Predicted 3D model of a 72-nucleotide RNA (transfer RNA) from Actinomadura violacea. The organism belongs to Actinomadura, within Bacteria. Its mean pLDDT, the model's own confidence on a scale to 100, is 84. It matches the Rfam family "tRNA". Rfam classes the family as a transfer RNA.

RNA sequence: GCCCGGUUAGCUCAGCGGCAGAGCAGCGCCUUCACGCGGCGUUGGCCGGAGGUUCGAGUCCUCCACCGGGCA
Numbered sequence: 001g002c003c004c005g006g007u008u009a010g011c012u013c014a015g016c017g018g019c020a021g022a023g024c025a026g027c028g029c030c031u032u033c034a035c036g037c038g039g040c041g042u043u044g045g046c047c048g049g050a051g052g053u054u055c056g057a058g059u060c061c062u063c064c065a066c067c068g069g070g071c072a
Stems, first nucleotide, its partner, number of pairs: 001071007010024004018055001026042005048064005
């Protein structure tokens, strides 16, 4: 330099172009003499950045940044 994959909650990851989710973690309550386990509830997101397409973009297209892999 070229090619491929990835970037979404604190972490690990889902997500047919039409309301952004799960598990874990956090917080509260129940349970317990405590703690832990368990049960119930709940908080947390400008979806890496900038443009474009579209009535509508996390999702499609272009460029950029970063991470991983391959070729030379």